[in-house]
RNA sequence: GGAAUGAAAGGGCAAACCCUCCGAAAGGAGGGGGCGCAAAGCCACGGACCUAAGGCGCAGGAAGCGCUAUGGUGGCCGGGCUGCCAAG
Numbered sequence: 001g002g003a004a005u006g007a008a009a010g011g012g013c014a015a016a017c018c019c020u021c022c023g024a025a026a027g028g029a030g031g032g033g034g035c036g037c038a039a040a041g042c043c044a045c046g047g048a049c050c051u052a053a054g055g056c057g058c059a060g061g062a063a064g065c066g067c068u069a070u071g072g073u074g075g076c077c078g079g080g081c082u083g084c085c086a087a088g
Base pairs, nucleotide, nucleotide: 005088012037013036017032018031019030020029021028022027035075041081042080043079045078046077047076048073049072050071054068055067056066057065058064
């Protein structure tokens, strides 16, 4: 000097749930609230999962049912980018 790990310190983020709003829904935004997280910071490229408005099909018609992402989840995983402190 490099790599792996990450004690300590200063802090950071914020699950479920509640309220308001957006959305067809999944889910998202704001406020409260803390389950947890060393990237639980950012990004839908790959996988996985969630939803099914619209479309297609079934049903005499309707109710309804099935398939489907262009929708969503980064706190599901991989991957990419960036970042505070540093004992052993």
About this RNA: This is a predicted structure of an 88-nucleotide RNA (c-di-GMP-I riboswitch aptamer) from Candidatus Caldatribacterium sp. NCBI's taxonomy places the organism under Bacteria, Pseudomonadati, Atribacterota, Atribacterales, Candidatus Caldatribacterium. Its mean pLDDT, the model's own confidence on a scale to 100, is 88. It was read from a public genome assembly, where an Rfam model found it.